This is a predicted structure of a 76-nucleotide RNA (transfer RNA) from Candidatus Kapaibacterium sp. The prediction has a mean pLDDT of 80. Lineage of the source: Bacteria > Pseudomonadati > Bacteroidota > Eximiradiia > Kapaibacterium (SeqCode). It matches the Rfam family "tRNA". Rfam links the family to the GO term triplet codon-amino acid adaptor activity. Rfam classes the family as a transfer RNA.

[in-house]
RNA sequence: GCUUCCUUAGCUCAGUUGGUAGAGCAACUGACUCUUAAUCAGUGGGUCGCCGGUUCGAGCCCGGCAGGAAGCACCA
Numbered sequence: 001g002c003u004u005c006c007u008u009a010g011c012u013c014a015g016u017u018g019g020u021a022g023a024g025c026a027a028c029u030g031a032c033u034c035u036u037a038a039u040c041a042g043u044g045g046g047u048c049g050c051c052g053g054u055u056c057g058a059g060c061c062c063g064g065c066a067g068g069a070a071g072c073a074c075c076a
Stems, first nucleotide, its partner, number of pairs: 001072007010025004019056001027043005049065005
């Protein structure tokens, strides 16, 4: 340098045909009793990597950029 793939909550990850963004863990609050904590219930938490485009409507489709992974090539 080229090709392919990945980027969604604090972490790990789902998200179907383009039509209201989710789960587990963590955090917080409450209840409870077995009290450095466990269990149960609830609550909060999002620029869907960034910038554009298409569309009535984009996490999803298209282009560019950034970061990461793998493979190939080149140099030495």